[in-house]
RNA sequence: GCAGAAGACCAGACGUUCGCUGAACGAAUAUUCGUUGGGAGGAAAGUCCGGGCUCCGUAGAACACGAUGGUGGGUAACACCCACCGUCCGCAAGGACCGGGAAAGUGCAACAGAAAGCAAACCGCCGAUCGGAGAGCUGGUCUUCCAGUUCUCAGGAGGUAAGGGUGAAACGGUGCGGUAAGAGCGCACCAGCGGUGCAGGUGACUGUGCCGGCUGGGUAAACCCCAUCGGGAGCAAGGCCAUGCAGAAAGGACAGUUUUCUUCGGAAAACUCCGGCGCUGUUCGUGCCGUCUGACUUUCGGGUAGGCUGCUGCAGGUGCUGAGUAAUCAGCAUCGUAGAGAAAUGAACGUCCUCGACAAAACCCGGCUUAUCGGUACUCUGCCGCC
RNA sequence: CGGGAUGUAGCUCAGUUUGGUAGAGCGCCGGCUUUGGGAGCCGGAAGUCGCAGGUUCAAAUCCUGUCGUCCCGACUA
Repeated sequence: GCAGAAGACCAGACGUUCGCUGAACGAAUAUUCGUUGGGAGGAAAGUCCGGGCUCCGUAGAACACGAUGGUGGGUAACACCCACCGUCCGCAAGGACCGGGAAAGUGCAACAGAAAGCAAACCGCCGAUCGGAGAGCUGGUCUUCCAGUUCUCAGGAGGUAAGGGUGAAACGGUGCGGUAAGAGCGCACCAGCGGUGCAGGUGACUGUGCCGGCUGGGUAAACCCCAUCGGGAGCAAGGCCAUGCAGAAAGGACAGUUUUCUUCGGAAAACUCCGGCGCUGUUCGUGCCGUCUGACUUUCGGGUAGGCUGCUGCAGGUGCUGAGUAAUCAGCAUCGUAGAGAAAUGAACGUCCUCGACAAAACCCGGCUUAUCGGUACUCUGCCGCC
Repeated sequence: CGGGAUGUAGCUCAGUUUGGUAGAGCGCCGGCUUUGGGAGCCGGAAGUCGCAGGUUCAAAUCCUGUCGUCCCGACUA
């Protein structure tokens, strides 16, 4: 100098004027004015996770359902973060991983192909016995006959998984031996798997020795299995005040036992059953309500559309010290930093520059993901050149 | 602000559960029929399944992200 990698920070600046919003103080007064100081983001977004907060009470059990998924740690918690392990990518700095289980079970694999999950046999290779055809040799009584033997051809029960071909995928690889031909059939080396021992590590795992020819494919972002976790709803949650009104229709639960009272007609209570509501999918358990004067459910209709609160000071920011590889934690000091309710941050002018992106709170917080013109400083890697 | 559905041919929808060549009706185009049109009959075209990435041999379908559209929700008896 060129090409990259990783995080961190900033998000036009300054001045003048006019507005908007809510807070404190003051004045007039019942909504105006004045002064002072404050007023969007790194994502305020998507609402994808997790937690706080609030209500639902029985906060009980089992199943179902859902989520997570290497190991160890951090945290209020997480699907987040840190460190490490494994696999893959990159020369490297580094990056990616929904990274448990496929020898627990069930399923799936179109088309092609002989065969698609446990073996199978289309072409090919080999082929006992048996006869058939042809040729050669030997022998016989040396011939158109017979016997024996060798070779070739066609058939062949069957063997085979080396080779071909199909496919995304075809049951280890190379070599030697072996065989009728072949094959882990045997052996050597290599790869994987299982068992077992030793060493290191908290652990995932790593290194290494021995044994077993064991070679048992893929898919769990298919069902499923294993481990761990999970009650539901959400600030339109919820609390208080004010104002106002009118209800209607449909559905809706078999019954039994005991005790007490009695005017002997009945009445009341308790329990079982039945119906319903409360935790909302199911069952059990449990509390309450209920039989036509009917619990409860559904539908239609009526009324109010105002105020206060929840509301912003906290898992808060910054600095220092200490613990820890780190995430993070502890201690001390210091700072105060939006809180609206149809919804406030804007506009104009001037100067300057690198000419300004994505986008705006709505109960709060920790993350993730996505969008984003550009700029700043720092660290690291590779290559080239020069000293 | 909160909660929930949905996106497939020009339009309205199947197919997604259980992954294996993307379908129907209306509409469109051509032919036959008719004097001509309509109706009828025959044939045909038309799709990056909203977009991007991943899992898988293979994705409309499964997973993740993202964009658009639609619906519901106050209190009171």

About this RNA: This is a predicted complex of two RNAs, RNase P RNA and transfer RNA, with 464 nucleotides together. It holds a member of the Rfam family "Bacterial RNase P class A". By type it is a ribozyme. Its family is annotated with dimeric ribonuclease P complex, tRNA processing and ribonuclease P activity in the Gene Ontology.